[in-house]
Context: one part of a larger RNA
RNA sequence: CUGGGCGUAAAGGGCGCGUAGGCUGCCCGCACAAGUCUGCGGUGAAAACCUCCGGCUUAACCGGGGGCCGGCCGUGGAAACUGUCGGGCUGGAGGCUGGGAGAGGGCAGCGGAAUUCCCGGUGUAGCGGUGAAAUGCGUAGAGAUCGGGAGGAACACCGGCGGCGAAGGCGGCUGCCUGGACCAGUCCUGACGCUGAGGCGCGAAAGCUAGGGGAGCAAACAGGAUUAGAUACCCUGGUAGUCCUAGCCCUAAACGAUGGAUACUGGCUGUGGGGGGUAGCCAAUCCCCCCGUGGCGAAGCUAACGCAUUAAGUAUCCCGCCUGGGGAGUACGGUCGCAAGUCUGAAACUC
Repeated sequence: CUGGGCGUAAAGGGCGCGUAGGCUGCCCGCACAAGUCUGCGGUGAAAACCUCCGGCUUAACCGGGGGCCGGCCGUGGAAACUGUCGGGCUGGAGGCUGGGAGAGGGCAGCGGAAUUCCCGGUGUAGCGGUGAAAUGCGUAGAGAUCGGGAGGAACACCGGCGGCGAAGGCGGCUGCCUGGACCAGUCCUGACGCUGAGGCGCGAAAGCUAGGGGAGCAAACAGGAUUAGAUACCCUGGUAGUCCUAGCCCUAAACGAUGGAUACUGGCUGUGGGGGGUAGCCAAUCCCCCCGUGGCGAAGCUAACGCAUUAAGUAUCCCGCCUGGGGAGUACGGUCGCAAGUCUGAAACUC
C1' cells in the first nucleotide's frame, strides 16, 4: 500500500460559521448520450512470457502456429442507472401566523446577608491557633457586645442526575438591546439539502501589556511548629493574582475520554417544556402526541467492561484521526506571539 480501525487497547479536530470539493428526495420526457453496456474496424513492433508442434543423439539453444500485450483510437447501436437539459411534486429544508419555557448573550441600575477595616459606646484580660504548641494580636484597652460609616467580591434558601447554550460556559433583583430552540396551525416557497480540506470567528483557568481596583482568599516570600532533615503537609502573616476596562495569549482529563447528518429497529419507569383527548365544578391525578433530559433493560453489538430509539445496533454520505514502546510532542525548518510559548513535526539510536 491493499486493508483494518478510533468509549476504556494507538486513534474524534476544544466548538461553531462556511469556501472549494464530495454526496444528494419523488414523478415525467419515447429529450441528449459524457460515464456505462454492446457490435464492427484499426492499433497495441520484434524479442521475452504461456501453450501446441518441429530441428540439433537429449537439454540448454533454435524455428513455426496460437494465446497474451490488464490498453488506446475510430465508427454503428442501447437508454435501465449516474450525469446533462426541460417540466412537475411535497414528505427533506426554509418561510408565515399564534403561543408559552429558559442561570443563552450584552449594557445599565438596584438589594440584602456575611467577611475585613475605620469611628463611637459598654467592658476587662485575655484573644487567636493546634494533635499539642509557638510565631501573631492585646492594659497605648484587644477579643466579646451595641450603634454608625467605608469598600470590594460573591449571590445562602429556592436549587433539582431541573433549565439554557455549538463548545468554553451561564445562578440575587429590575429595565433596555439581542441570539437560538420548542409547541400549535398546515397558509407560502418548491430540493433551496448534508458534510466541509483551506479560511474566518468563538474558546475555562493560568499567564502577558496598559490603566484602574483591592474586602476576602492566596502562588512566591517571611516567621512559628513538625522532623534525622522538612526548601512540604499544620499554624501566624503575606505580594503578584483573583475583580473592572481595552488589547493579547489559544491551552486542558476543552470528557460522554464517544465528529456531524439522515433513516430504520421490542419495552418499563422518572423528570423539564408544549399540545390534544376522556370524565369532571376544576385536570394537579387518567389516556395520547411532539421536543428535551435521566434510570433499567429486548434483540443486536462488544475482547470484556458495557452500549442498547440520546446506540457503542442496522445502513448511507462527508470530514478529522490511528498504524509497536522509548527517543519526543523533543530537534530542525516554518508559522503565530510582547513574552511565556502555540501550531506543524522528524531522525539517529535503543528495546

This is a predicted structure of a 351-nucleotide part of an RNA (small-subunit ribosomal RNA, central domain) from an uncultured bacterium.
The coordinates come from a structure-prediction model, not an experiment, and the mean pLDDT is 89.
The RNAcentral record of the full RNA draws on ENA.